This is a predicted structure of a 320-nucleotide part of an RNA (large-subunit ribosomal RNA, domain IV) from Taxus chinensis. RNAcentral holds the full RNA, with entries from Rfam. It matches the Rfam family "Bacterial large subunit ribosomal RNA".
Context: one part of a larger RNA
RNA sequence: CCAUGUUGAAGGAACUCGGCAAAAUGACCCCGUAACUUCGGGAGAAGGGGUGCUUUCCCAUCCAUGGGAAAGCGACACAUAAUAGGGGGUAGCGAUUGUUUAUUAAAAACACAGGACUCUGCCAAGUGGUAACACGAUGUAUAGAGUCUGACACCUGCCCGGUACUGGAAGGUUGGAAGGAGAAGUGUAGCUUCGAAUGGAAGCCCCGGUAAAUGGCAGUAGUAACUCUAACUGUCCUAAGGUAGCGAAAUUCCUUGUCGCAUAAGUAGUGACCUGCACGAAUGGUGUAACAAUUGCCCGCUGUCUCCAACAUGGACCCA
Numbered sequence: 001c002c003a004u005g006u007u008g009a010a011g012g013a014a015c016u017c018g019g020c021a022a023a024a025u026g027a028c029c030c031c032g033u034a035a036c037u038u039c040g041g042g043a044g045a046a047g048g049g050g051u052g053c054u055u056u057c058c059c060a061u062c063c064a065u066g067g068g069a070a071a072g073c074g075a076c077a078c079a080u081a082a083u084a085g086g087g088g089g090u091a092g093c094g095a096u097u098g099u100u101u102a103u104u105a106a107a108a109a110c111a112c113a114g115g116a117c118u119c120u121g122c123c124a125a126g127u128g129g130u131a132a133c134a135c136g137a138u139g140u141a142u143a144g145a146g147u148c149u150g151a152c153a154c155c156u157g158c159c160c161g162g163u164a165c166u167g168g169a170a171g172g173u174u175g176g177a178a179g180g181a182g183a184a185g186u187g188u189a190g191c192u193u194c195g196a197a198u199g200g201a202a203g204c205c206c207c208g209g210u211a212a213a214u215g216g217c218a219g220u221a222g223u224a225a226c227u228c229u230a231a232c233u234g235u236c237c238u239a240a241g242g243u244a245g246c247g248a249a250a251u252u253c254c255u256u257g258u259c260g261c262a263u264a265a266g267u268a269g270u271g272a273c274c275u276g277c278a279c280g281a282a283u284g285g286u287g288u289a290a291c292a293a294u295u296g297c298c299c300g301c302u303g304u305c306u307c308c309a310a311c312a313u314g315g316a317c318c319c320a
Stems, first nucleotide, its partner, number of pairs: 001315008010306002014304001019301001027051005036041001038151001052073009074078001086299003091294001094291001098110002114149007126135003152287004157217003162214002164210005171205003178198001182194004219235004245279001246276001257273005
């Protein structure tokens, strides 16, 4: 010097990206326990008190044993060692238990119960296979398959113009068969070749429907008796112009937006505002008890630090 431990005056997160690591809490009994809540929880909430040994006595009991009371005794310390929850309020996110990148990611990702749409009438749809055949299923629409969403509560707005799917006995276009007017080889017959009408399925065009299908959800000018703003009005375009709710957000560029809280001091956090570069309704929107990990705050606690020191063990190292 390194590793692993033990202890530490005063302070107590001043350390640091960040309380990382360590410390602290810890068992049993008694008291006591908030907001909120899906009434189950939250909850071991939080916060207090007690605990050894000896003698005597009381209660329960068949015994074993259990519960309780009084007096006394010794320690710095009596759950004497070991084992053995730190806690609180807050925000976003995911409802929860569960699953995952064997070997840098355990999560807000996946799954999930629940919700919705589409297909499928059974020799089902779908899937594997060239096929036979098999699975689906020894099932039968309360079943099976596919896609999206993701408990629960309140909801889920407008647009079918594009794309997609679906319905449509009309019409247009369109293929090969069929059909053969006519033409050419040519100079009759014959043969060969070319060949217009006509005919004609799906598809496409066309006419409808469907957004919990793929997707989309504007601009501009003026206007109120201070000013500002614009409930109001005009105009252009569109398939329709973003409704409810939320909003500097896991989304906000400008931006450390502005105001409040908290700090002596806060690009962080949180509550509001709305000027949403570029939220928005099952690519779900907004809330949400419980439970996880995450952001910032407070109490406790501490060698994380101010600022390091000592000791133990094992190495490294030095000498023999």